Model confidence (mean pLDDT): 81 of 100. Predicted 3D model of a 72-nucleotide RNA (transfer RNA) from Candidatus Levybacteria bacterium RIFCSPHIGHO2_01_FULL_40_58. The same sequence occurs in records of 6 taxa. Taxonomically the source falls in Candidatus Levyibacteriota (Bacteria, Bacteria candidate phyla). Rfam family: tRNA. Rfam links the family to the GO term triplet codon-amino acid adaptor activity. It is annotated as a transfer RNA. The RNAcentral record of the sequence draws on ENA.
[in-house]
């Protein structure tokens, strides 16, 4: 220098156009003599930035920015 991947809750990942979910953690409350387990409910996200397309974008398109690989 070129090339391919990924980026969503605190982590670790689901979601291939119609207003974002999981499991673990985190809070409360029940359960217990008291922990652990267990059950119920519950807080947290403008989806890496910026633009474009579109009636509507996490998704589709460009740049850009991190990271992790391949070539030279």
């Nucleotide at each position: 220098g070129g090339g391919u991947g990924a980026u969503u809750g605190g982590c670790u990942c689901a979601g291939u156009g119609g207003u974002a979910g999981a499991g673990c953690g985190c809070g409360u409350u029940c359960c217990u003599g008291a922990u652990a387990a267990g059950a119920a409910c519950g807080a947290g996200g403008u989806c890496g930035a910026u633009g474009g397309u579109u009636c509507g974008a996490u998704c589709c398109c460009a740049u850009c920015a991190u990271c992790a690989c391949c070539c030279a």